Description:
This is a predicted structure of a 71-nucleotide RNA (transfer RNA) from an Acidimicrobiia bacterium. Rfam family: tRNA. The coordinates come from a structure-prediction model, not an experiment, and the mean pLDDT is 84. The source organism's lineage runs through Bacteria, Bacillati, Actinomycetota and Acidimicrobiia.
């Protein structure tokens, strides 16, 4: 330099044009003499920019970060 892949709550992963979910973690409450465990409720995310579309995490282009291959 060229080609390909992956970017989603704090972490690990789903969803794939029409309300963004789970587990763990985390905050509050219940329970307990206390702690842990358990139960209930809550907060919190689509790497960035542009385009297509009535509507984009999803499709297209550029770009950034990381990974793999080629040179």
């Nucleotide at each position: 330099g060229c080609g390909g892949g992956u970017g989603u709550g704090g972490u690990u992963c789903a969803a794939c044009g029409g309300c963004a979910g789970a587990a763990c973690g985390u905050g509050a409450g219940c329970u307990u003499c206390c702690c842990a465990a358990g139960c209930u409720c809550g907060a919190g995310a689509c790497g960035g920019g542009g385009g297509u579309u009535c509507g984009a995490c999803u499709c297209c282009c550029c770009u950034c970060a990381c990974c793999c291959g080629c040179u």